[in-house]
RNA sequence: ACAAUGGAGAGUUUGAUCCUGGCUCAGGAUGAACGCUGGCGGUAUGCCUAACACAUGCAAGUCGAAGGAGAAGGCAGCUGCUUGCAGUUGCUGGAGACUGGCGGACGGGUGAGUAACGCGUAGAUAACCUGCCUUUGCCUGGGGGAUAACACUGCGAAAGUGGUGCUAAUACCGCAUAAUGCAGCGGGGCCGCAUGGCCACAGUUGUUAAAGGUUUCGGCCGGGUAGAGAUGGGUCUGCGUGCUAUUAGCUAGUUGGUAAGGUAAUGGCUUACCAAGGCGAUGAUAUCUGGUCUGAGAGGAUGAUCAGACACACUGGAACUGAGACACGGUCCAGACUCUUACGGGAGGCAGCAGUGGGGAAUUUUCCGCAAUGGGCGAAAGCCUGACGGAGCAAUACCGCGUGAAGGAUGACGGCCUAUGGGUUGUAAACGGCUUUUGGGCAGGAAGAACGCCCGGGUUUCGACCUGGGGUGACGGUACUGCCUGAAUAAGCAUCGGCUAACUCCGUGCCAGCAGCCGCGGUAAGACGGAGGAUGCAAGUGUUAUCCGGAAUCACUGGGCGUAAAGGGUGCGUAGGCGGGAGCUUAAGUCUGGGGUGAAAUCUUGCCGCUUAACGGUAAAAUGGCCCUGGAUACUGGGUUUCUUGAGUGUAGAAGAGGCAGGUGGAAUUCGUAGUGUAGCGGUGAAAUGCAUAGAUAUUACGAAGAACAUCAGUGGCGAAGGCGGCCUGCUGGUCUACAACUGACGCUGAGGCACGAAAGCGUGGGGAGCGAACAGGAUUAGAUACCCUGGUAGUCCACGCUGUAAACGAUGCAUACUAGGUGUUGGCCCCGUUGGGGCCAGUGCUGCAGUUAACGCAUUAAGUAUGCCACCUGGGGAGUACGUCGGCAACGAUGAAACUCAAAGGAAUUGACGGGGGCCCGCACAAGCGGUGGAGCAUGUGGUUUAAUUCGAUGCAACGCGAAGAACCUUACCUGGGCUAAAUCCACAACGCUAUCUCUGGAAACAGGGAGUCCCUUCGGGGCGUUAUGGAAGGUGCUGCAUGGCUGUCGUCAGCUCGUGCCGUGAGGUGUUGGGUUAAGUCCCGCAACGAGCGCAACCCCUGUGGUUAGUUACCAGCACGUAAAGGUGGGGACUCUAGCCAGACUGCCUACGUAAGUAGUGAGGAAGGUGGGGAUGACGUCAAGUCAUCAUGGCCCUUACGUCCAGGGCUGCACACGUGCUACAAUGGAUGGUACAGAAGGUCGCCACCCGGCAACGGGGCGCAAAUCUUUAAAACCAUUCUCAGUUCGGAUUGGAGGCUGCAACUCGCCUACAUGAAGUUGGAAUCGCUAGUAAUCGCUGGUCAGCUAUACAGCGGUGAAUUCGUUCCCGGGCCUUGUACACACCGCCCGUCAAGCGAUGGAAGUCAGGAGUACCUAAUGCCGGUGUGCCAACCUUCGGGGGGCAGCUGUCUAGGGUAAGCCUGGUAACUGGCGCUAAGUCGUAACAAGGUAACCGUACUGGAAGGUGCGGUUGGAUCACCUCCUUU
Repeated sequence: ACAAUGGAGAGUUUGAUCCUGGCUCAGGAUGAACGCUGGCGGUAUGCCUAACACAUGCAAGUCGAAGGAGAAGGCAGCUGCUUGCAGUUGCUGGAGACUGGCGGACGGGUGAGUAACGCGUAGAUAACCUGCCUUUGCCUGGGGGAUAACACUGCGAAAGUGGUGCUAAUACCGCAUAAUGCAGCGGGGCCGCAUGGCCACAGUUGUUAAAGGUUUCGGCCGGGUAGAGAUGGGUCUGCGUGCUAUUAGCUAGUUGGUAAGGUAAUGGCUUACCAAGGCGAUGAUAUCUGGUCUGAGAGGAUGAUCAGACACACUGGAACUGAGACACGGUCCAGACUCUUACGGGAGGCAGCAGUGGGGAAUUUUCCGCAAUGGGCGAAAGCCUGACGGAGCAAUACCGCGUGAAGGAUGACGGCCUAUGGGUUGUAAACGGCUUUUGGGCAGGAAGAACGCCCGGGUUUCGACCUGGGGUGACGGUACUGCCUGAAUAAGCAUCGGCUAACUCCGUGCCAGCAGCCGCGGUAAGACGGAGGAUGCAAGUGUUAUCCGGAAUCACUGGGCGUAAAGGGUGCGUAGGCGGGAGCUUAAGUCUGGGGUGAAAUCUUGCCGCUUAACGGUAAAAUGGCCCUGGAUACUGGGUUUCUUGAGUGUAGAAGAGGCAGGUGGAAUUCGUAGUGUAGCGGUGAAAUGCAUAGAUAUUACGAAGAACAUCAGUGGCGAAGGCGGCCUGCUGGUCUACAACUGACGCUGAGGCACGAAAGCGUGGGGAGCGAACAGGAUUAGAUACCCUGGUAGUCCACGCUGUAAACGAUGCAUACUAGGUGUUGGCCCCGUUGGGGCCAGUGCUGCAGUUAACGCAUUAAGUAUGCCACCUGGGGAGUACGUCGGCAACGAUGAAACUCAAAGGAAUUGACGGGGGCCCGCACAAGCGGUGGAGCAUGUGGUUUAAUUCGAUGCAACGCGAAGAACCUUACCUGGGCUAAAUCCACAACGCUAUCUCUGGAAACAGGGAGUCCCUUCGGGGCGUUAUGGAAGGUGCUGCAUGGCUGUCGUCAGCUCGUGCCGUGAGGUGUUGGGUUAAGUCCCGCAACGAGCGCAACCCCUGUGGUUAGUUACCAGCACGUAAAGGUGGGGACUCUAGCCAGACUGCCUACGUAAGUAGUGAGGAAGGUGGGGAUGACGUCAAGUCAUCAUGGCCCUUACGUCCAGGGCUGCACACGUGCUACAAUGGAUGGUACAGAAGGUCGCCACCCGGCAACGGGGCGCAAAUCUUUAAAACCAUUCUCAGUUCGGAUUGGAGGCUGCAACUCGCCUACAUGAAGUUGGAAUCGCUAGUAAUCGCUGGUCAGCUAUACAGCGGUGAAUUCGUUCCCGGGCCUUGUACACACCGCCCGUCAAGCGAUGGAAGUCAGGAGUACCUAAUGCCGGUGUGCCAACCUUCGGGGGGCAGCUGUCUAGGGUAAGCCUGGUAACUGGCGCUAAGUCGUAACAAGGUAACCGUACUGGAAGGUGCGGUUGGAUCACCUCCUUU
């Protein structure tokens, strides 16, 4: 500077992440339909289904200036007479028909057929025709015979048709004339594109035409012939034009040639003959295009209206006429259907415009007019025109307008919500002023009209043309304009969980329902229904359907294939695709200039016209294409010459389990024979089956057989892959290295094709030692069709043939080139200074950069960067299934769908959790010990059972002497019965003041009834208190602990749980927190891409252990004093004990050893205490929807003369039984009796109770002190004696009897205590199981709470006496950290597979059966064209008058629609029965897979089993763990 105006995403797989991948949504569009709603106008559009059937009307006629004839009527005469009729003549008139001409081939409709030269585009016609029109030349002479109409007449129901007679023509037929026509002969010129074409070319022979009408007499309209033009058509060709290969064969006029026929014309178009070729089909679907919709585009979808082309006209066939048809409103035939009939026969074709029925979700008026535009005829006037112009109906679409505008706060009423304060609807309304589009009324009122025509003028050769006047409008009194009127006449629909703009209340309660996807609903639903409010669009708005988009989700633009779907098992090689260096040439591709075409409309842009817009007019641009033509030559291609680097050959070497065949060797195994030898062998987790006294196993010797080849042996070698392993020989393929002699691109890839191809399997024949599917037996087990064991057949081996598949894997196609290294190893070669070092080529491993990848990973052996070619993929399941086809002996292999169903399926990685994975560590976890429980009796709790009720809750650890720190009534919630509608409390208001209290009667009581009984204060207003009544409000141990708060348990006093910043990773996340040590501890140290911090740990707090200090009453008492029988009893004291405040002390501080350090060890020192001194309180983030609605609180729901409340009695205590927790025992380490001694901590006035008395005792009667360091309740075991002497006892005390005591209204159900009597089980406890590591266990007693009393042997505390053991971490349980696998994440109490059973759905097979379709063969054959014939008949011409020519009818032949017969084929429907598949909250059987899934899993194959599955053979790692080998990394 020029050009271009153009590209958005979201939801959904997971605990979370990234990726792959499908599903879904937001946008635009429509000839639409449906729901709700609906004011106006303009412009468009309107049977998408039954090319189904059609009543009725109309849609194609016109010309009298081609022809004859001429009705009705009119005018003027005449005649008759019935004086207004009839007849008739002339003139006029011109109907309905007829002959003839032109037009009915256009216009209008529809899309059935058609996959084709049908359409589109570009060409060809040198292979053709063309009425009307234009133009040019010439001509239009002279005759003839008929025939409709008409008249008469016949047949017929009708449609129609026959006979006789008359007549005209621009109808028909001869004759004449005739060329630049046509045909033949002939020479010449010019041209092209092969056949060929052109010539207004000199000649010559033959042949072929015609029609008149009208006139104003000027003409005008016609007719014939010939040329040219224009227009319209015919035919041919290149290219383009949808799906399927589970359609691969089809074709005899078929393909070509020659000849003939036919056509306007080429051509197998037709026929005869010759040759044997030709094609890529067939079937199902579908008019094609300009365009339309969408899209950034490329594309995709579509083909209404408008325009171009084609095809069709009830179905099928056929021709006639004509310029043109094989003809929508023509003909003939056949068929179906409809109508009609006198039953003989006839008629018809709305896919023209309206309209009807039918079908359907669905698509209009039986309208007006030829005024305009266009068409037909005509000289014209004109006639015709359902083409067309208009109107009507429909929100069907697009566009425009309106339903008012500006004010108006008291933020009214009402509605809704509410935290009750208010908020919102909302300036919205009301209200006052304003406007009048629209509506209503009145008035005016178009454009579209230009012509033709008539009357004039001008002009011209003629026309066209110019001009004046007259006349012509369906729409329509419409558009438009003016005036009057009055906010007057005019708003809905959908949505509001996310995507997606818009939120609350009520109802409902996994119901009713919603839903495009995800998903909502199981009592607090922003998701269902209603309401209020809000949001979006608006005369519409939602839904449904369809198309494009988003979807880069078929990827040309613009995708992939190691693990997500996807590399063929491997090679050779055909077609095809692609192809090394240099030169010349060509110009096909390619680039470029010019020309033609690409219809119009549409789209885009400018301008213009309707008030605007939609709409329309005009111009430009565009139409990416195709064709013709000129040029360029870098690249690709064609031709040709040449080169050596790709490829190959050669020469010299090299390694090797490469292949095939033959031979041969030893070890082992089994068997046989013989010997020795004796009782077991074998096998397993343990066993058994089995073998063995008929001599096994073991051992020795000899022999036989088959199969496989230890060590060497190696991420070593070879091969294309599968695969290949003793040794020797023969044959044979490939590879590598060195050299650089030869060829000269000979190359790469490779659809089809061909070959090879583990194991298993199949066929035939051998062989058979070992192993070993199936099978049998033994075990295991709930079962065990398995794992284990003993046997054992096919098979494994050989030969020949088949099969053709594997996790045939590096899950990685082949080839070539390029892109850092390092380090092993195999083969060959080279160099040097040779125990060695270095280098090159070809393989084979590991590691690692750049790069790449979703990540994992790959990384010169690529999954990097590029090129070429091939194969393959497109959500999961159904399914590698069905059907079909091909292959196979079979088993099966190859190819390979759909219906239906789901919203996922999947890959990699992350965090957890889990593992019958691994490592490390801890804990009374085990072990070592002590004592128990489990056995007995009793107590207590629970389950169960019972009951009117046995109230409720707690249920593995973490319920069960738990809630309950105390059920006779009460408690009490339960049951039975009897009552009440309240009680308590509060508020408001009113009345009362005989209220309170005492008492009587009935009653089980509650309660009911009665009697006595007149409150207190006062400022005299009233207040307090109480009662009654009303209203509000109550009450509920009713439900939901899965709506909750609070509290609690548990993992667990385990050592963990996190954050900020930084760093790593696309991300989830990681790091920190891992590692090496250490600790009770994530305690601390060291290291480290981390550095810090928080909650936990520890410490701080309390008790206890030592000391100091301060202070002493009720405690204490050394010293002083008093005093007693004795006694801190008293004065005093502050020493001691003690009390209770404050301090000190302990920190691995010191030493030694080890260690970098942290720290550990030492029976170290010191010390009251030593490594946390002991004990307590203290419980991280969280888990268990753990427990509690019955402590309390509380949402919601439920009951309200009861699910509330009062009372009496009963029950919670019932008892065949089971379990838990305890007590007491079984005795001598003891019992009994007597004596003696020592605590701590608590409690106490309805209380503790000294002391005294009574009683054997419980206790009773008196009674001091004490609201407490003052008084009081207070030990037992122990110790010292005596006795008992191993017994069911002087053990043990259950049970029972009668007698007492205490509490209390009350002791029966159902209390405790006392003494006497009674004297049960029990002699140390099976399997199993619990607690405890030191002042602990064990053992002994004491106290307290609750409480009238007590079931306490419980619970919570207190002190006394006072042990044993810990080698250690293999195992059991629980926990922590690291790591590994995972298909788990509700997290292993997980997930999940298959059969069977049930319901539903779609589908495959199937004896058959029904329907349709396309052909084949044969028979028959209408109509018609063509051919044959010449029996009958016949106007034109000829005639020698006989006839001939020609025609019509007839007969006949080929072909042919249709019909029939026969055998098959294809497609679809249906079907007894049958196969699998899918889906479906809680069915059955097992447990195959995911962890080493408890036998590692999987692939192929074979056998087998209810089922998953099991086993054999070969293969894979997409197997955990441990060990070993090899390699690598680091030192």
Molecule: small-subunit ribosomal RNA
Organism: Balneolaceae bacterium